[in-house]
The RNA shown here (Guanidine-I riboswitch aptamer) has 123 nucleotides and comes from a Burkholderiales bacterium. Lineage of the source: Bacteria > Pseudomonadati > Pseudomonadota > Betaproteobacteria > Burkholderiales. Rfam family: Guanidine-I riboswitch aptamer. The family has 100 seed sequences and 1,509 matches in Rfam 15.1.
RNA sequence: AUCGUUGUCCGCUAGGGUUCCGGGCGUUUCGGGCAGAUCCCGAAUGCCGCUGGUCCGAGAGCGGACGGUCCUGUCGCGGCUCGUCGCAGCGGGGCUCCACGGAGGGAUAAAAGCCCGGGAGAG
Numbered sequence: 001a002u003c004g005u006u007g008u009c010c011g012c013u014a015g016g017g018u019u020c021c022g023g024g025c026g027u028u029u030c031g032g033g034c035a036g037a038u039c040c041c042g043a044a045u046g047c048c049g050c051u052g053g054u055c056c057g058a059g060a061g062c063g064g065a066c067g068g069u070c071c072u073g074u075c076g077c078g079g080c081u082c083g084u085c086g087c088a089g090c091g092g093g094g095c096u097c098c099a100c101g102g103a104g105g106g107a108u109a110a111a112a113g114c115c116c117g118g119g120a121g122a123g
Base pairs, nucleotide, nucleotide: 007066008065009064010063011062012061015056016055020053021052022050023048024047025046026045027044029043030042031041032040033039067096068095069094070093071092072091073090074089076087077086078085079084098118100121104116105115106114
């Protein structure tokens, strides 16, 4: 300096907002309790992220299943210089590292540790 691999899926969490549910505050609207007001209940409607449910959710968080790679056992087939070698099946074991990171933009109802992105940049 170059090439290849360093993986995939599922679940959970940190975190996130507000489509729906729920909750709160209103409404010179409507119906009812009630003949009337305060008040109460329901509908409609506006605002609020408000402990929650639904929902989104990690390269640098967690767990699981598989995959990969190396060693090895067994067994079948084949090669052969008869020492073993290669491939396939079924098992056992080791490894699967490291990782500081904006701004800005994007999707979705909306936002985010999601995506751009192991990016830009820093060391």